Record summary
This is a predicted structure of a 92-nucleotide RNA (Glycine riboswitch aptamer) from Gammaproteobacteria bacterium Milos-ODIII6. The model forms 90% of the base pairs in the Rfam consensus.

RNA sequence: AGAGUCCGCAUGGGAGAGGCUGUCCGCAGGACAGCGCCGAAGGCGCAAAUUCCGCCCGGAAUCGCUCAGGUAAAAUGGACCAUGCGGGUGGG
Numbered sequence: 001a002g003a004g005u006c007c008g009c010a011u012g013g014g015a016g017a018g019g020c021u022g023u024c025c026g027c028a029g030g031a032c033a034g035c036g037c038c039g040a041a042g043g044c045g046c047a048a049a050u051u052c053c054g055c056c057c058g059g060a061a062u063c064g065c066u067c068a069g070g071u072a073a074a075a076u077g078g079a080c081c082a083u084g085c086g087g088g089u090g091g092g
Stems, first nucleotide, its partner, number of pairs: 004089010018035001020034006036071003042067001043065003050058001
């Protein structure tokens, strides 16, 4: 000095599912309750490989569950991807 990699920030992209029913406030629209539905914030759960053999522990996710969240448009949120900046580590 440094590929890759981890974390943070900025910018851009970013899916799915009722504009349902009822009640209330009552202009728009909003709140609450109920049922249905979605999963890519978060959360929870699991196999095999893993050993000479056996047991125990561990064992991922965009897989499953849907607690939470979401469910017209807009706004917000959004795993993940790209680019840039900063920091850590650092193969060769």